Predicted 3D model of a 94-nucleotide RNA (THF (Tetrahydrofolate) riboswitch aptamer). Rfam family: THF (Tetrahydrofolate) riboswitch aptamer. On this family, see Huang et al., Proc Natl Acad Sci U S A 2011: "Long-range pseudoknot interactions dictate the regulatory response in the tetrahydrofolate riboswitch". The coordinates come from a structure-prediction model, not an experiment, and the mean pLDDT is 85. The model forms 94% of the base pairs in the Rfam consensus. It was read from a public genome assembly, where an Rfam model found it.

């Protein structure tokens, strides 16, 4: 050599903790940057930034602060599954 395998980015589901609901968040389009198994690369997957269209789910209670209960293709943390194209390493084997 050669055969197995392990590991990002990140996705789903669950929970918890929060943020909107006076619309920000999410989603969608274009441009620009970035960051991806231990190296190097690279993207039809992923961030960000800036334009641009589009656009929502409230109720209850309460003197009030405010709280309950929803609702949002929300955020964040856990916690299980899942999860590198090519080259080389790793790890098992012999």
């Nucleotide at each position: 050599a050669g055969c197995a395998g392990a590991g990002u980015a990140a996705a789903u589901a669950c929970a918890a903790c929060g943020c909107g609901u006076u619309a920000a968040g999410u989603g969608u389009u274009g441009a620009a940057g970035g960051a991806u198994g231990g190296g190097a690369u690279g993207u039809c997957g992923c961030c960000u930034u800036c334009a641009a269209a589009c656009g929502a789910a409230a109720a209850g209670c309460a003197a009030a602060a405010g709280c309950u209960u929803g609702c949002g293709g929300u955020g964040u943390u856990g916690u299980a599954u899942u999860g590198c194209g090519u080259c080389c390493g790793c790890u098992g084997u012999a």